[in-house]
C1' cells in the first nucleotide's frame, strides 16, 4: 500500500415482523401492522374416487424420466421521493390434521428471519415533484 474476515455504530433492502412503557432483565403490557376462526343473506347438490384446508409472490406447463436436473410461466422484488421504461433477480419452504365457503357481533394468534452499504451509496435512463440556497 492492496485484499479478505470479525465486532460495534449508523443507513438501506426483502418480510406483517416496527414503536412505546414496565421489569425481579426470566419476561410482561400496549399501540401499529399482519394472519386465522366465526351468522342471517349469498354461494355450494350428496357420496366416493386421488380426503380437505392454511401462511406465502412462489402457481402451472414441457423435457428427462429411477431420479437428479433443464427450459419456460402465473405471480413477486430491486438501494436512498414517486411513476414509467430498460436491465437484473426470486418464482421457495412450512403448517393444520378428517375439520373450516363468504361472514356482523364475537373469539384466537404472529410481530421472526435473511441480506447489502459506509457519507455517497453496489442498477441505469426519462418525466414529475419535494427540500435547500
Nucleotide at each position: 500500500c492492496g485484499g479478505g474476515a470479525g465486532c460495534c455504530g449508523c443507513c438501506g433492502c426483502c418480510u406483517a415482523a416496527u414503536c412505546g412503557c414496565c421489569u425481579a432483565u426470566g419476561g410482561g403490557c400496549g399501540a401499529g401492522c399482519c394472519g386465522g376462526g366465526g351468522a342471517c343473506c349469498c354461494a355450494u347438490g350428496c357420496a366416493a374416487c386421488u380426503g380437505g384446508g392454511g401462511u406465502g409472490a412462489a402457481u402451472c406447463c414441457g423435457c428427462a424420466c429411477a431420479a437428479a436436473g433443464c427450459g419456460g410461466u402465473a405471480g413477486g422484488g430491486g438501494u436512498a421521493c414517486u411513476u414509467c421504461c430498460g436491465c437484473c433477480c426470486c418464482g421457495a419452504a412450512c403448517c393444520c390434521g378428517u375439520c373450516a365457503g363468504c361472514u356482523a357481533a364475537c373469539c384466537c394468534g404472529g410481530u421472526c428471519g435473511g441480506c447489502g452499504g459506509c457519507c455517497g451509496a453496489c442498477c441505469g435512463g426519462a418525466a414529475g415533484g419535494a427540500a435547500c440556497a